[in-house]
Context: one part of a larger RNA
RNA sequence: GGGUGAACGCUAGCGGCGCGCCUAAUACAUGCAAGUCGUGCGAUCGGACCCGGUGAAGCCCCUUCGGGGGUGGAACUGGGUUACGGAGCGGCGAACGGGUGAGUAACACGUAGCUAACCUGCCCCCGCGACGGGGAUAACCCGGGGAAACCCGGGCUAAUACCCGAUGGUCUCCCGGGGUCAAAAGAUCCCGGGAGUAAAGGCGCUUCGGCGCCGCGCGGGGAGGGGGCUGCGGCCCAUCAGCUAGACGGUGGGGUAAUGGCCUACCGUGGCUAUGACGGGUAGGGGGCCUGAGAGGGUGGCCCCCCACAUGGGGACUGAGACACGGCCCUGACUCCUACGGGAGGCAGCAGUAGGGAAUCUUGGGCAAUGCCGGAAACGGUGACCCAGCGACGCCGCGUGGGGGACGAAGCCCUUCGGGGUGUAAACCCCUUUUCUGGGGGAAGAAUAAGGCGGGGAGGAAAUGCCCCGCCGAUGACGGUACCCCAGGAAUAAGCCCCGGCUAACUACGUGCCAGCAGCCGCGGUAAGACGUAGGGGGCGAGCGUUACCC
Numbered sequence: 001g002g003g004u005g006a007a008c009g010c011u012a013g014c015g016g017c018g019c020g021c022c023u024a025a026u027a028c029a030u031g032c033a034a035g036u037c038g039u040g041c042g043a044u045c046g047g048a049c050c051c052g053g054u055g056a057a058g059c060c061c062c063u064u065c066g067g068g069g070g071u072g073g074a075a076c077u078g079g080g081u082u083a084c085g086g087a088g089c090g091g092c093g094a095a096c097g098g099g100u101g102a103g104u105a106a107c108a109c110g111u112a113g114c115u116a117a118c119c120u121g122c123c124c125c126c127g128c129g130a131c132g133g134g135g136a137u138a139a140c141c142c143g144g145g146g147a148a149a150c151c152c153g154g155g156c157u158a159a160u161a162c163c164c165g166a167u168g169g170u171c172u173c174c175c176g177g178g179g180u181c182a183a184a185a186g187a188u189c190c191c192g193g194g195a196g197u198a199a200a201g202g203c204g205c206u207u208c209g210g211c212g213c214c215g216c217g218c219g220g221g222g223a224g225g226g227g228g229c230u231g232c233g234g235c236c237c238a239u240c241a242g243c244u245a246g247a248c249g250g251u252g253g254g255g256u257a258a259u260g261g262c263c264u265a266c267c268g269u270g271g272c273u274a275u276g277a278c279g280g281g282u283a284g285g286g287g288g289c290c291u292g293a294g295a296g297g298g299u300g301g302c303c304c305c306c307c308a309c310a311u312g313g314g315g316a317c318u319g320a321g322a323c324a325c326g327g328c329c330c331u332g333a334c335u336c337c338u339a340c341g342g343g344a345g346g347c348a349g350c351a352g353u354a355g356g357g358a359a360u361c362u363u364g365g366g367c368a369a370u371g372c373c374g375g376a377a378a379c380g381g382u383g384a385c386c387c388a389g390c391g392a393c394g395c396c397g398c399g400u401g402g403g404g405g406a407c408g409a410a411g412c413c414c415u416u417c418g419g420g421g422u423g424u425a426a427a428c429c430c431c432u433u434u435u436c437u438g439g440g441g442g443a444a445g446a447a448u449a450a451g452g453c454g455g456g457g458a459g460g461a462a463a464u465g466c467c468c469c470g471c472c473g474a475u476g477a478c479g480g481u482a483c484c485c486c487a488g489g490a491a492u493a494a495g496c497c498c499c500g501g502c503u504a505a506c507u508a509c510g511u512g513c514c515a516g517c518a519g520c521c522g523c524g525g526u527a528a529g530a531c532g533u534a535g536g537g538g539g540c541g542a543g544c545g546u547u548a549c550c551c
Base pairs, nucleotide, nucleotide: 001551002550003549004548006547007546008545009544010543013398014397015396016395017394018393019391020390021356026354027353028352030351031350032349035092036091037090040089041088044086045085046084047082048081049080050079051078052077053076054075058071059070060069061068062067099309100308101307109233110232111231112230113229114228115227118226119225120224123222124221125220126219127218128217129216131165132164133163134162140155141154142153143152144151145150171196172195173194174193175192176191177190178189179188180187181186201214202213203212204211205210235281236280237279242272243271244270247269248268249267250266251265252264253263254262284306285305286304287303288299289298290297291296311332312331313330314329315328334345335344336343337342362388364387365386366385370384371382372381373380374379401431402430403429404428411422412421413420414419436488437487438486439485440484441483445478451472452471453470454469455468456467457466495540496539497538498537499536500521501520502519506535507534508533509532510531516523517522
């Protein structure tokens, strides 16, 4: 000199864009953060609508005053439609998105490769197929247990839930033959034989033949994603020198999507190490960021990629994918409820609270946009996200006025008492109006969206649907914000640090080794440019200094 996720002191007008628990991976009240599909399914309760039955009050008519009739529709009730609300079965999602940095010195990361040792839901392309049958079970009803959480028994029912059978090859396995690559093992292709393994419907249209759309099964290819392996690279301590029994290798077996001592039985006795094993300490890694002429040094906050974790520890289940933050089981600590028998919980999601700390924000608005999940769609959900709020925490921009104005007011300071300084500074005159105040107007972000109507095209018997074109076309949290116009008036807006040398800026008074200053050298003991105050000056400026840390 530069830098910071900063903090502290004094000060402070506005805007834009960023950033904001570095400490206790401490504990958490409350709300929200993952749902969705009725075009998979059945029923029931409620709602709405339709049809029907009984039919109150009120009103009208008749009346023998007992009542009767009409109208009227309250209320009750039977049937049906509807997927509007709640619950259930089923599907997809919940493994993404969001958080944190505890652990980890490791194939965790980075980089370059390998996988003839592998997997892959949804998406894209291609081929073939979807036949027949069956038994249940939630919901619901009945009964029972429990304070609750919740549980048990009996009865009924559906499916794109579940099961059985059939068919099937380019799929898998076995046998035989042949070709290609190859030293071999093996890989791959072709032919023949054998064995095994599939499926689900829904909606729309229809001239009732079927067609379209969304799905379903098997297989092949792709895209994207993932698993595994290897070389190389990057911390400190030798006051850590020896370490190692699944340890190193082999064979058989198991396990996995898959290789492997991953696991296991047996066999061998190996393997690592001063090129630092083992042990200890520290630490998520990278892209980057800071600094520096570079080499290098430091760093890993925000953003992006990878990893790890989700109260400590362990485990598996489901699934294409997890050993799963807002799933399950066990155990520890802790908190809460309890009828004492037993239960419930996990903010390192967004806000917020306590605590710790020098220190770090709102229990805000919205799904309008972007994206994600579900859905045929309409649409629903989304503390992702987009916005707003708070904080000079940072960067950038703007303003606090401009021109004129005296041999130069007053005040204050200094003085050799002549004067000098503050100083064109002020007053005063002229001008402007960013900002401010008041009033008015007022966006872009939102569109090939979505959806509707019309026309055309390929195909088709036709219709829906599909493709193209044209027209119409709702939707904004931010927000009456940005921005623009009009009016008013210099009006609303300057501080902080320093002035001995380094280092730019000097005098007076006070103090008297006191009080104090100080980054280093050093100042202060009676004339202190170094302490305190004042005047003046220097530097930066909505900031200025100090502290801490890095180059």

A computed fold for a 551-nucleotide part of an RNA from Acetothermia bacterium UBA3564, annotated as small-subunit ribosomal RNA, 5' domain. The organism belongs to Candidatus Bipolaricaulota, within Bacteria. RNAcentral holds the full RNA, with entries from SILVA.